[in-house]
Predicted 3D model of a 75-nucleotide RNA (transfer RNA) from Hahella sp. KA22. The prediction has a mean pLDDT of 81. The same sequence occurs in records of 2 taxa. The organism belongs to Hahella, within Bacteria. It matches the Rfam family "tRNA". Its family is annotated with triplet codon-amino acid adaptor activity in the Gene Ontology. It is annotated as a transfer RNA.
RNA sequence: UGCCCCGUAGCUUAAUUGGUAAAGCACCGGACUUUGACUCCGGAAACCCUGGUUCGAAUCCAGGCGGGGCGGCCA
Numbered sequence: 001u002g003c004c005c006c007g008u009a010g011c012u013u014a015a016u017u018g019g020u021a022a023a024g025c026a027c028c029g030g031a032c033u034u035u036g037a038c039u040c041c042g043g044a045a046a047c048c049c050u051g052g053u054u055c056g057a058a059u060c061c062a063g064g065c066g067g068g069g070c071g072g073c074c075a
Stems, first nucleotide, its partner, number of pairs: 001071007010025004019055001027043005048064005
């Protein structure tokens, strides 16, 4: 320095090809229990950043940042 892939809750993953974000684990509260665990109920929590397109963007486009992979150059 070139190309490709990826970036969503604390973590791991979804979102049916643009219509306003879902689940598991973890966390908090409650029920149950002598207490704890298990189980059940409820709750909080996220779209990497900046622009653009659009009535509307996690999704499309451009640039940037970060991670991974494959090359090039130098040695």

The sequence is in RNAcentral, with records from ENA.